[in-house]
Molecule: transfer RNA
Organism: Candidatus Nanohaloarchaea archaeon
RNA sequence: GGGCCGAUGGUCUAGCCUGGUAUGACAUCGCCUUGACGUGGCGGGAAUCGCCGGUUCAAAUCCGGCUCGGCCCA
Numbered sequence: 001g002g003g004c005c006g007a008u009g010g011u012c013u014a015g016c017c018u019g020g021u022a023u024g025a026c027a028u029c030g031c032c033u034u035g036a037c038g039u040g041g042c043g044g045g046a047a048u049c050g051c052c053g054g055u056u057c058a059a060a061u062c063c064g065g066c067u068c069g070g071c072c073c074a
Base pairs, nucleotide, nucleotide: 001073002072003071004070005069006068007067010026011025012024020057028044029043030042031041032040050066051065052064053063054062
């Protein structure tokens, strides 16, 4: 230098092909249960979807460029 893959709540992760309310688990917070803790039950908050631009009524998703990480080729 070239090719491929990845980046999404605090952590891990689904969704991307085929654009239309961002999924689940753990963690966290509140309530119930307990003498108390834990377990269990119910509920809540939390993600400018790596960055910049483009297309579109509408972009995590499509297109271009870039950054970081991994693998491969030279």